Predicted 3D model of a 61-nucleotide RNA.
[in-house]
RNA sequence: GCUGAGCAGGAUAUGCCCACGAAGGCGAAAGCAGUGGAAAGAGAAAGCAGAAGGGCUCAGC
Numbered sequence: 001g002c003u004g005a006g007c008a009g010g011a012u013a014u015g016c017c018c019a020c021g022a023a024g025g026c027g028a029a030a031g032c033a034g035u036g037g038a039a040a041g042a043g044a045a046a047g048c049a050g051a052a053g054g055g056c057u058c059a060g061c
Base pairs, nucleotide, nucleotide: 001061002060003059004058005057006056007055014049015048016047017037018036019035020034025032026031
């Protein structure tokens, strides 16, 4: 250096669902933006799904 495996990264990036939408912003409207997402558990932080690059370790070549 290459290949393979594992670990963290990762409650990430990103995608998606539900509800609200009083007032204010964008829009002709639909919507967007916005706000929130039971209890238990975990935790500083949890709606659901969920990478890659790069990193570390091990093995082989």